RNA sequence: UAGUUUGAUCAUGGCUCAGGACGAACGCUGGCUGCGUGCUUAACACAUGCAAGUCGAACGCUGAAGCCGACAGCUUGCUGUUGGUGGAUGAGUGGCGAACGGGUGAGUAACACGUGAGUAACCUGCCCCUGAUUUCGGGAUAAGCCUGGGAAACUGGGUCUAAUACCGGAUACGACCACGGAACGCAUGUUUCGUGGUGGAAAGUUUUUCGAUCGGGGAUGGGCUCGCGGCCUAUCAGCUUGUUGGUGGGGUAAUGGCCUACCAAGGCGACGACGGGUAGCCGGCCUGAGAGGGCGACCGGCCACACUGGGACUGAGACACGGCCCAGACUCCUACGGGAGGCAGCAGCGGGGAAUAUUGCACAAUGGGCGAAAGCCUGAUGCAGCAACGCCGCGUGAGCGAUGAAGGCCUUCGGGUCGUAAAGCUCUGUCCUCAAGGAAGAUAAUGACGGUACUUGAGGAGGAAGCCCCGGCUAACUACGUGCCAGCAGCCGCGGUAAUACGUAGGGCGCAAGCGUUGUCCGGAAUUAUUGGGCGUAAAGAGCUUGUAGGUGGCUUGUCGCGUCUGCCGUGAAAACCCGAGGCUCAACCUCGGGCGUGCGGUGGGUACGGGCAGGCUAGAGUGUGGUAGGGGAGACUGGAACUCCUGGUGUAGCGGUGAAAUGCGCAGAUAUCAAGAAGAACACCGAUGGCGAAAGCAGGUCUCUGGGCCAUUACUGACACUGAAAAGCGAAAGCAUGGGUAGCGAACAGGAUUAGAUACCCUGGGUAGUCCACGCCGUAAACAAUGAAUACUAGGUGUAGGGGUUGUCAUGACCUCUGUGCCGCCGCUAACGCAUUAAGUAUUCCGCCUGGGGAGUACGGUCGCAAGAUUAAAACUCAAAGGAAUUGACGGGGGCCCGCACAAGCAGCGGAGCAUGUGGUUUAAUUCGAAGCAACGCGAAGAACCUUACCUAGACUUGACAUCUCCUGCAUUACUCUUAAUCGAGGAAGUCCCUUCGGGGACAGGAUGACAGGUGGUGCAUGGUUGUCGUCAGCUCGUGUCGUGAGAUGUUGGGUUAAGUCCCGCAACGAGCGCAACCCUUAUUGUUAGUUGCCAUCAUUAAGUUGGGCACUCUAGCGAGACUGCCCGGGUUAACCGGGAGGAAGGUGGGGAUGACGUCAAAUCAUCAUGCCCCUUAUGUCUAGGGCUACACACGUGCUACAAUGGUCGGUACAAUAAGACGCAAGCCCGCGAGGGGGAGCAAAACUGGAAAACCGAUCUCAGUUCGGAUUGUAGGCUGAAACUCGCCUACAUGAAGCUGGAGUUGCUAGUAAUCGCGAAUCAGCAUGUCGCGGUGAAUACGUUCCCGGGCCUUGUACACACCGCCCGUCACACCAUGAGAGUUGGCAAUACCCAAAGUACGUGAUCUAACCCGUAAGGGAGGAAGCGUCCUAAGGUAGGGUCAGCGAUUGGGGUGAAGUCGUAACAAGGUAACA
Repeated sequence: UAGUUUGAUCAUGGCUCAGGACGAACGCUGGCUGCGUGCUUAACACAUGCAAGUCGAACGCUGAAGCCGACAGCUUGCUGUUGGUGGAUGAGUGGCGAACGGGUGAGUAACACGUGAGUAACCUGCCCCUGAUUUCGGGAUAAGCCUGGGAAACUGGGUCUAAUACCGGAUACGACCACGGAACGCAUGUUUCGUGGUGGAAAGUUUUUCGAUCGGGGAUGGGCUCGCGGCCUAUCAGCUUGUUGGUGGGGUAAUGGCCUACCAAGGCGACGACGGGUAGCCGGCCUGAGAGGGCGACCGGCCACACUGGGACUGAGACACGGCCCAGACUCCUACGGGAGGCAGCAGCGGGGAAUAUUGCACAAUGGGCGAAAGCCUGAUGCAGCAACGCCGCGUGAGCGAUGAAGGCCUUCGGGUCGUAAAGCUCUGUCCUCAAGGAAGAUAAUGACGGUACUUGAGGAGGAAGCCCCGGCUAACUACGUGCCAGCAGCCGCGGUAAUACGUAGGGCGCAAGCGUUGUCCGGAAUUAUUGGGCGUAAAGAGCUUGUAGGUGGCUUGUCGCGUCUGCCGUGAAAACCCGAGGCUCAACCUCGGGCGUGCGGUGGGUACGGGCAGGCUAGAGUGUGGUAGGGGAGACUGGAACUCCUGGUGUAGCGGUGAAAUGCGCAGAUAUCAAGAAGAACACCGAUGGCGAAAGCAGGUCUCUGGGCCAUUACUGACACUGAAAAGCGAAAGCAUGGGUAGCGAACAGGAUUAGAUACCCUGGGUAGUCCACGCCGUAAACAAUGAAUACUAGGUGUAGGGGUUGUCAUGACCUCUGUGCCGCCGCUAACGCAUUAAGUAUUCCGCCUGGGGAGUACGGUCGCAAGAUUAAAACUCAAAGGAAUUGACGGGGGCCCGCACAAGCAGCGGAGCAUGUGGUUUAAUUCGAAGCAACGCGAAGAACCUUACCUAGACUUGACAUCUCCUGCAUUACUCUUAAUCGAGGAAGUCCCUUCGGGGACAGGAUGACAGGUGGUGCAUGGUUGUCGUCAGCUCGUGUCGUGAGAUGUUGGGUUAAGUCCCGCAACGAGCGCAACCCUUAUUGUUAGUUGCCAUCAUUAAGUUGGGCACUCUAGCGAGACUGCCCGGGUUAACCGGGAGGAAGGUGGGGAUGACGUCAAAUCAUCAUGCCCCUUAUGUCUAGGGCUACACACGUGCUACAAUGGUCGGUACAAUAAGACGCAAGCCCGCGAGGGGGAGCAAAACUGGAAAACCGAUCUCAGUUCGGAUUGUAGGCUGAAACUCGCCUACAUGAAGCUGGAGUUGCUAGUAAUCGCGAAUCAGCAUGUCGCGGUGAAUACGUUCCCGGGCCUUGUACACACCGCCCGUCACACCAUGAGAGUUGGCAAUACCCAAAGUACGUGAUCUAACCCGUAAGGGAGGAAGCGUCCUAAGGUAGGGUCAGCGAUUGGGGUGAAGUCGUAACAAGGUAACA
């Protein structure tokens, strides 16, 4: 930089990715050099070999080969013996080395390390320079020999012997000690002069040398001390008795409590002591722009360790990796008595582990030890081997080559792509193979590497490419398979039948002998912010004040030079890094030079600023004086109103309470009312975004005590200030303790209601604690302005409280100013909201706090508390978000305005009955399929007996019932017979199409072949088209401009008005589009044209507009007119418009219809049709017969007929319109009770066809299951049709069921409407109570918008956006996970006290032992030494009580996560009781 919270936006904030790195590991793959690197785990245990020896020029022994003699044998040149010479070799004495080199990182938070100083407090073998000396003596001892013990390791005794082994004496300086003097130093002291005392030596060669001793100096290497620097933890806050200091003594190379005795009581610590955890430190390495962060492999410096613990010895140096002693664990040997061992050296083995190599070669080089040297030793080192572990380099071929081959994959079937890729042709030889030559590394000899590097020749494209990825981030896409399965996944997320996200294939992208994955670190992350963040609402200001340490600090003068600035000097190892050169063919790698090393120390200079010191000042701060406002605080006293209670009076039947009630009180007299009394608590009015206080908080009045503020004045002090960790004090309500008090209110509790429940909301003249007082605790609140304190600066306007001043016609004015408290508002700030001199602006100082959500303000631990609890405060685990502000919608049992047969007012119904019809359910072989709240259910279906038909059963067919192409044959076609349930099948007859260039072609039929046909099979959630619905609701948008960081807003909101986003006015908007309206059809009036099939006023005529005649009227159907708020009055803003009126057939869209914006519902339809994909192909296709779609316990929807007298029945008399008709409508006439039959005039229709019914006039019935009602059933018929059984309609006669107006609930309708009456049409052979139309008769009601439902606009709230059919909380049940508590139990670590105490140092003793020196002739004695013993200290071990950490633990607590579990509905809207602390 990017992805990810949202419908979208901005900001906050976490998670994740792209980069680099690695001592790596794992998966797939693997051609070659070079240079590097290679047990990160068990500091676990180790077989075997090697890793430290050397010196004969220190010493005594041993004494090989060879050489020279002598002797013997005898094959006269060999063997043996012996003497000499020689000096190899072996063990030992002695010297030097073994303290280096090599390994490891356990311990260590420390002067261990780094850096810089100091050492006047020290040492230093070998090396270098230098001075002096190197003399006289002595006694032992190992080896050897003799002799013992033991299994071994090893060891005892006797005896002999040497030295550069050991000892004594002399000499001795500038060495050491003591005393005295002088000089110097910051000091302890140092240097120097004089006097006195103390201490030493070794040979070999004689040529050089190499040594030894006492001194001095240097170099090198160390010891010790100090300043500064570098981990986490305060849930470790106090630690310490040799502790801190002093004096004396001891000890050391040396300072020092290092040790000891005594004395004093100190020392360290919030600038983090003490404790706990972790860790070797550094140069450096990785990363990063840097600052930083992480790491400390390889290489280099330092430290520490060497099986674990302790200890010393030797030595220049060790408390010693391949030395010693002791203790412990382990392993091995053993004759059981005793012994041996230490790979964290190089190889190697076992083990652990994801994981890390050869029991190689050589001392040729570099270096080390010893030696005079030759030389010897060297698993240091140089090399080789193994490993793609890393870095660098090279290769796997190059050129030409289109028919764009074959093949794969895709395809719109045309083609595209792999792809010049291959093949083929022409070349090359890096690596490779073979052969030949052959280094440097070595300046004489000596080469492990190594016949290596390199060179030359020959050979042949021959032997050499994989891995990851392809949804976005992120470069790269298609097909098939799969079907929330299998699987993928770094984050977001893919997968539920068209997956660019899984698997495979083709293709592509990337890197390449590697590529991916995992792990870790840095980066991105400004996500711990010094550079470089924040805290009103996102996480975050402590409840408030005082105040310690600390931090910061006014004006001015002088001085110092600490900070600070600058020059120079020293140091900052090498390697590394950067720059420039050079060497390996390049590079990696290596070499050289320079830079860097930002640091520390020293020194010279400067002094503005900060600081120290010394002065001065008054603007900050404080004091004084004079005023002033106030519910500021504490105590005492006191007042009235009200409530309740008690007493008495009056008075009666209810009171009280609620949404409605009930519990409760009341005839034993309540409530109400009057009077007197008691008690407690709180203080109406004033009263106010008014006052006071640090905050919490403070309110009747009076008095006493007391704190602070403000104003004025400018007398005093002279920076005395600000902030403030720790600390201290105050701190609402509730709560706790003791004692009072208790009127009212009132948790808990009780009762009554509500409710599905109601442990709630509501009620009770029920009620405890509490509320009140005194004294003590608690210490928290949404303790909020969610805004720390202080200071300064930065436009204003307008209120209000307290004070002062100026002016003034003294009024109640005007103006100025200080302090407090509000509102509005500019700059500026802010993510926005908003803040805005009372800042959230601009700056400074100080404090507090934050770092994703949950777990959790929880657990454990500590502190406080009587308790409740408070405070401090994690982790495991889990999620990819959680949260803020604003936007658009949607929603609200939010608000405002408005509309609609939405309610209301009415009329008629439905829901009850019977039947019809559709659906569900059930049944069935099948009861085909679809439609599902409104918006499925008399719906698709404008009409299922067959057909339809898609379903079932049975029988058949397979290029097919239907289409195209190819081939062959024939011509079409039609009747008939047999068989079958029918199709199918079999037979046989009749018959001979059209065109022609005469070859043939076309149509048709039969046969064959395969491409294909066919599918009412699936998916309406792959689609087109069509349709429903919100809704004929008034809305939905755009361009430009403007506003806003943005989503978006504005316009479209506002004031009016309308049926309407209809119109008017206003307005940062101005315009426009789709909708509205109008244009269209119909209807209502009329004119005109026309006058047949229509009509008939006048004239004739008839039974009849029948006919003549006429076209006036009706009517028909063309063209016009008419209605536009045009006119008047009033209202309104002079507007739009509204109300009323006139005229008019019609009046304010006249009535009706067609017309359906942007969109919503994954709405409906794959079965109208079309269509992608999938599926079937002798069947899911096609044909045929029969059956089914018509079933029937039941439930629902829609209808019809009724229940009757506004009626039924019978008789009579009138008046329509829309339509339809040739496969048709059918008149008059005849037959039949009738359905209907016969017959057929007329009519392709303004011509013919078809009795309108209700109504009206009479008659009858007389309130009943009826002369209502007609279901059901029987018999007899009619019609259509191959066919009426399943399963049609109609008629006649007979039968005569339920039903007496319908519960809860619910539907339609505002006028020619509802209701009621009939008529017609489509479909149709036949079949309507359905549907679509037509006319006849023809009402009632609307106060109004509170409520129900739906809708529109504005506004408000929102935790909703799949949008309230939303979201979401808690218990319980189940599964899993981590965690707390837990009787206890197991183990680790570090200490404490005591016991025992090895080895060992020191000290003491040492009657035993004792060569050197002294005395002594000697014996012996002395000095000195030693064994032994003792004391102090002390490892390990033991005992005891504690500390701390960890494991396990029956049970238990909460937490987290899970599929569609259970119970409720707490929150989000006024969330239905506002929410929250």
A computed fold for a 1477-nucleotide RNA from an uncultured bacterium, annotated as small-subunit ribosomal RNA. The RNAcentral record of the sequence draws on ENA.